[in-house]
């Protein structure tokens, strides 16, 4: 000096569905399911990424009361960052033996 892992600070990005009841048209509130997150909380996840999330998608297969619920699609395309610390590896220079 470079690379990788972990952490910190500050900043940034993202999603909020399905069923049911009050209760019907809206609004609001309660209950159930999955999940990190479904009270838009300032919490949760993510920031170069094969891991947040979006598109494809009113997609395909399997479940379910139902739903991105699970898997495919998908090493697809897009997608939001810097600095510092620490550990390990590689390379180069100088000095000494």
């Nucleotide at each position: 000096g470079c690379c990788a892992g972990c952490g910190a600070u500050u900043g940034a990005g993202g999603g909020u569905g399905c069923u049911u009841c009050g209760u019907u048209a809206a609004g609001c509130g309660g209950a159930g399911c999955u999940g990190a997150g479904a009270u838009g909380a300032a919490a949760c996840c993510u920031c170069c990424a094969a891991a947040a999330c979006u598109u494809g998608a009113a997609c395909c297969g399997g479940a379910c009361a139902a739903u991105c619920c699970c898997g495919g699609c998908g090493a697809a395309a897009g997608g939001a960052a810097a600095u510092c610390g620490u550990u390990g590896g590689c390379u180069u220079u100088u000095u000494u033996u």

A computed fold for a 97-nucleotide RNA from Gracilimonas tropica DSM 19535, annotated as TPP riboswitch aptamer (THI element). It was read from a public genome assembly, where an Rfam model found it. Its mean pLDDT, the model's own confidence on a scale to 100, is 76.